Small-subunit ribosomal RNA from a metagenome, 1509 nucleotides, folded computationally. The sequence is in RNAcentral, with records from SILVA. Its mean pLDDT, the model's own confidence on a scale to 100, is 85.
[in-house]
RNA sequence: AGAGUUUGAUCCUGGCUCAGAUUGAACGCUGGCGGCACGCCUAACACAUGCAAGUCGAACGGUAACAGAUGGUUUGAAGCUUCGGUGGAAGACCAUGCUGACGAGUGGCGGACGGGUGAGUAAUGCAUAGGGAUCUGUCAUACAGACUGGGACAACCUUAGGAAACUGAGGCUAAUACCAGAUGAGCUUUAAGGAGCAAAGUGGGCUUUCGGGCUCACGCUGAAUGAUGAACCUAUGUUGGAUUAGCUUGUUGGUAGGGUAAAGGCCUACCAAGGCGACGAUCCAUAGCUGGUUUGAGAGGAUGACCAGCCACACUGGGACUGAGACACGGCCCAGACUCUUACGGGAGGCAGCAGUGGGGAAUCUUGGACAAUGGGGGCAACCCUGAUCCAGCGAUGCCGCGUGUGUGAAGAAGGCCUUAGGGUUGUAAAGCACUUUCAGUCGUGAGGAGAUUGCCCUUGUGAAUAAUGAGGGCAUGAGACGUUAGCAACAGAAGAAGCACCGGCUAACUCUGUGCCAGCAGCCGCGGUAAUACAGAGGGUGCAAGCGUUAAUCGGAAUGACUGGGCGUAAAGGGCACGUAGGCGGCCCUAGAAGUUAGAUGUGAAAUAUCCGGGCUCAACCUGGAGGCUGCAUCUAAAACUCUAGAGCUAGAGUACAGGAGAGGUAAGUGGAAUUUCCGGUGUAGCGGUGAAAUGCGUAGAUAUCGGAAAGAACAUCAGUGGCGAAGGCGACUUACUGGUCUGUAACUGACGCUGAAGAGCGAAAGCGUGGGUAGCGAACAGGAUUAGAUACCCUGGUAGUCCACGCUGUAAACGAUGAAAACUAGCUGUUUGGUGCCUAGAGCAUUGAGUAGCGAAGCUAACGCGAUAAGUUUUCCGCCUGGGGAGUACGGCCGCAAGGCUAAAACUCAAAGGAACUGACGGGGGCCCGCACAAGCGGUGGAGCAUGUGGUUUAAUUCGAUGCAACGCGAAGAACCUUACCUACUUUUGACGUCUAUCGAAGCCUAUAGAGAUUUAGGUGUGCCCGAAAGGGAACGAUAAGACAGGUGCUGCAUGGCUGUCGUCAGCUCGUGUUGUGAGAUGUUGGGUUAAGUCCCGUAACGAGCGCAACCCUUAUCCUUAGUUACCAGCGAUUAAAGUCGGGGACUCUAAGGAGACUGCCGGUGAUAAACCGGAGGAAGGUGGGGACGACGUCAAGUCAUCAUGGCCUUUAUAAGUAGGGCAACACACGUGCUACAAUGGGUGUUACAGAGGGAGGCGAAGCUGUGAAGUGGAGCGGAUCUUUGAAAGGCACUCGUAGUCCGGAUUGUAGUCUGCAACUCGACUACAUGAAGUUGGAAUCGCUAGUAAUCGCGAAUCAGCAUGUCGCGGUGAAUACGUUCCCGGGCCUUGUACACACCGCCCGUCACACCAUGGAAGUGUAUUGUACCAGAAGGAAGUAGUUUAACCGUAAGGGGAACGCUUACCACGGUAUGAUGCAUGACUGGGGUGAAGUCGUAACAAGGUA
Repeated sequence: AGAGUUUGAUCCUGGCUCAGAUUGAACGCUGGCGGCACGCCUAACACAUGCAAGUCGAACGGUAACAGAUGGUUUGAAGCUUCGGUGGAAGACCAUGCUGACGAGUGGCGGACGGGUGAGUAAUGCAUAGGGAUCUGUCAUACAGACUGGGACAACCUUAGGAAACUGAGGCUAAUACCAGAUGAGCUUUAAGGAGCAAAGUGGGCUUUCGGGCUCACGCUGAAUGAUGAACCUAUGUUGGAUUAGCUUGUUGGUAGGGUAAAGGCCUACCAAGGCGACGAUCCAUAGCUGGUUUGAGAGGAUGACCAGCCACACUGGGACUGAGACACGGCCCAGACUCUUACGGGAGGCAGCAGUGGGGAAUCUUGGACAAUGGGGGCAACCCUGAUCCAGCGAUGCCGCGUGUGUGAAGAAGGCCUUAGGGUUGUAAAGCACUUUCAGUCGUGAGGAGAUUGCCCUUGUGAAUAAUGAGGGCAUGAGACGUUAGCAACAGAAGAAGCACCGGCUAACUCUGUGCCAGCAGCCGCGGUAAUACAGAGGGUGCAAGCGUUAAUCGGAAUGACUGGGCGUAAAGGGCACGUAGGCGGCCCUAGAAGUUAGAUGUGAAAUAUCCGGGCUCAACCUGGAGGCUGCAUCUAAAACUCUAGAGCUAGAGUACAGGAGAGGUAAGUGGAAUUUCCGGUGUAGCGGUGAAAUGCGUAGAUAUCGGAAAGAACAUCAGUGGCGAAGGCGACUUACUGGUCUGUAACUGACGCUGAAGAGCGAAAGCGUGGGUAGCGAACAGGAUUAGAUACCCUGGUAGUCCACGCUGUAAACGAUGAAAACUAGCUGUUUGGUGCCUAGAGCAUUGAGUAGCGAAGCUAACGCGAUAAGUUUUCCGCCUGGGGAGUACGGCCGCAAGGCUAAAACUCAAAGGAACUGACGGGGGCCCGCACAAGCGGUGGAGCAUGUGGUUUAAUUCGAUGCAACGCGAAGAACCUUACCUACUUUUGACGUCUAUCGAAGCCUAUAGAGAUUUAGGUGUGCCCGAAAGGGAACGAUAAGACAGGUGCUGCAUGGCUGUCGUCAGCUCGUGUUGUGAGAUGUUGGGUUAAGUCCCGUAACGAGCGCAACCCUUAUCCUUAGUUACCAGCGAUUAAAGUCGGGGACUCUAAGGAGACUGCCGGUGAUAAACCGGAGGAAGGUGGGGACGACGUCAAGUCAUCAUGGCCUUUAUAAGUAGGGCAACACACGUGCUACAAUGGGUGUUACAGAGGGAGGCGAAGCUGUGAAGUGGAGCGGAUCUUUGAAAGGCACUCGUAGUCCGGAUUGUAGUCUGCAACUCGACUACAUGAAGUUGGAAUCGCUAGUAAUCGCGAAUCAGCAUGUCGCGGUGAAUACGUUCCCGGGCCUUGUACACACCGCCCGUCACACCAUGGAAGUGUAUUGUACCAGAAGGAAGUAGUUUAACCGUAAGGGGAACGCUUACCACGGUAUGAUGCAUGACUGGGGUGAAGUCGUAACAAGGUA
């Protein structure tokens, strides 16, 4: 940094997709170790169990438990003993709070921290920077004080209720609990006189007259300052929606009061009527915010796990109490839902603390250890508590590190895979040999995380003190969860440790097998229909590696929302047009200010993160020190160029004035002529009208036509012009009135007054709507006639709305220059409209200067086309608009409208494109030029009949297979009775009918017989050859047997192929090199002007040359010459014959077959550019390629052929191979192609008589002669052939006959009898004779061939072949007609044009309908959630009121008072309820359109002039 994908290819636009990085991830496969991190993103769902907040006896009364002590009672061990006892250990019980301590209680401090979660919250929040009207326990500093009294209440005891939780009554009692008094200021308050407000002790030591005193420590009270923490206020910033535009009544402000720690409508009363909002109020939806994280070059985008700061919440809602601090996660009260419990009356509870459970989910851990460290609470302390925390466990969830060995080792082992069978590859890989031992394992050793506290000693403070105590030092003591720690050493052995994805392109990496549009793959393009590098497996390879892939998500690439950094003529995109509000922007000069701007300084921008330089773990991740940074905000100072603000001026922008000009500019009134139609009248007669052709229609009741007159409405020919005017829409006869804009000139006046322009309001074609008129022509709808398969159209005849006028509405158009407005600058040339100026030869002149309007064009721009001073060039200002195609300018909502409808304007879903410009082709019922038996002009056929033959179809056991528009169909087949033969039936064979190899035997072969349809089977006989060798023996060839390698296949695939062939087409085309040109595909050359059969040739030319084709070279034919004459020939000479080249001979002629000549537009004339060439002529056998043939460019049709042959792959192997017999290929309601014979007189028949060419012949052609009516038979001369034979050519000629008829035409069919071939003519041959004598009397629509020795007609031959031709291929005989011409049909070539086609018009493609699926709108309603308004209701609570009940402290002798509590009441208020609206979501019979689907139905709307642009 880019890449793939729209096309046949190209450039552009434009979307989609990929490569990168990242994650609190999940899933699949796999899994050795360690370090460091991280681990419910979903149900703020419900929770069993344990733990998470206690502590203080140095505040207190005390003593339930434990221990000690003392005392008492009792039992009474060891030892001693005179056994009487002694002794008292030890135990039990009781008592004593005496001591250590301590359950419960009073009291203090702490439960407001720490920990969790992100529901709510769009601002009562957060971030940044500020502010003043505040409070602050513990802590620090300094000051002052701590006096004198009093009354209770728990615990406890007694008693009562209750299942329990718990509660009531009576009685006793302590305090650092409570109360009163005193004192009290630098505190509070004040009317400045005054008034008001405190307190507590405890422990250690010393001392004591036991009252106390001194001292230290910890506490207590008041006030002050600080620190810390907290509260409040302001500014700026902080998501989306305008399809949410108006919101607000304590609302905005004031005064007074209340309230609070404190400012304040925070609350109340009164007064005023304000406040917020397009710079987005209100409403709706979504959301904790930030430091940061992630991505990115950056600017940005996305995000807010862990860590850190702030906020909010603690089952849901409300509320206060206590307190320094809460409206309180593990406190209280009330309401609600849920769970548990109950004796049914009541009670209890709140894991969003740590573990853990269920549930939800793709998904997220142990009901662990320890307070050793860090920190927190309490305490003087010891210490206690601490699921904070530190550790461990689980999880590859991430990052980082290490290992799974190292060296050597070619016989390149074996095996696997591939193979062209040679080899290649796996691969130095393995084995083998030699080493090493990290990590894991075993066994030892062993840091650091720790020296707090306490005791003693020393110094020092307080103190009278050596006591006690605070601070510092020394010595000793001594606490580790982790932990079997990290690290280190020893031991053994390569030993225990590699997978995952991918390999068509993008994207690194290729082969085989299987599969056969199946199974499957796929991120995009796309793979798979029998040779898949794309599916699956394997071998091999590539990439990463204890991980690898997939999925999800974010940024990037994407300049694809463009600030950096995009666009709007045709790709998406300029508003239809002007006016104008807000807003934005704004000419020249001076002065001042300093808001923007610039510079400096200060404060802040928490830490962590990120960057740089260091340090510590062996490295790294990780941890850590320092620096810089945090682009920001605020304050101060300074500058004054630019912007801005204020002031003073200027005239170049803009406007005014004056003098002129042009114009379909607008509005109103009036006037005019031509034309159409209608009416009236005249003339006049049979048609008119209309069309491609017709018909409907009009007309004998007089039309059309024509003349005269009248009426009415609408529109204004010519002039008229890429002419004029207008902002656009638009404006066209003439006159008048009113009126807008614009241009030129002058330079008198104003002095920036300007430009643009959301919102707004105005104008706005046609059609349409409303009311009222008008209506000639035209004319939606409608009717009729045509056309058509249909024709709700195009065409025709009619015709209503409408078109016209007035007034009102609508507000849209391809409202287009598809080009917003304004300003400035940037080469020229030409036309035109309308002004001005100068010159002058005075003109229809020249030059110049404005304002318009057009055509070219430079630079430049553009994807190209094109634009080009009227910009789409270079710049500035402002507005509008675009962001893939479809869905859709649609739905819903809103606004407007009488309606039609308009404006605004989505989403789901779906596709990988949609699109612009240009290139090459192809195509066009586009154009131009040209050719061809293409048409036309002719001749003869086919299509009708019968038959032959091929095909389709049908049939069949089989009717083998192939060929299928031209370019299959008398084709493969140049010839199916058996064979052929591939098909069917039946019977047989299995190394095979055929080939190669091995072994054994035998030559081969021939003959006879048995069974059988035959193949085959069985039996017997005969027979020995060739080569080497003396022989034995061996060899070749052939045959038999055996086994296996293998044979065989007309089985499949012509869409795997070679070869061969057809076709366009014997059409004139198809390309290349270099150069030039275009961003490019490409173009040029090859186009143009002529010419040709021809891209043939000439000229021109950014082209110059060249190749394959054309032509020529080849064969044949037409003329001549030379050479050579046998079997050919015979002129002359001779001979013979009935005749005859029959013979001698000849080499002249014909002919044969070799070689030459000849024809080249060479010559002449004309035309033409003087060219190429064409036309005419001469000569010539032949004249303009003389005729014919062979010869077929690049390519097209996946054209044909696997059944000629060859061949890859697949299939088959007692069969899909091989053999045999019989059958079939020959069937027959039918359809088509190609032919033959006819239908007759240009003919048939009979008789007679001429003239060819080219071929064939030995298992052959076969003569003469003879036989037969004939086919033929017999015969066997001659001939391997210029000799013999096939072979008597026919039409033709000359005669006769038939006389227009189903015939003397025609010959099918059938019968009988034969001939020939052949083992064999039944299925199924050809021919002959006799007999029979069908259809057919010239053929509908349609269609074929042919341009000269051609068509037509006539016969002859050959291949195949035993036999079989109407077919095919050849040969000659006779021998025409016509071509004006290129309009049309068909095919082709060149140029040009349009195109939405490129599989290329047999293309593409639209809409309804039918079916299936998908999402969505409407809908009677239904359900649910949120919310507004009005009303009802009113728990707990504090406040206020009240004096019903009760009442320790104070006052009072008392009565009582003061105060307090309970009760009651009031306002506020949560839940709840009623009514009525709004909004969202879900659902809904039915219904609307939309999208997508395989080869459905109907038409053919669009793309070509798309057949009606």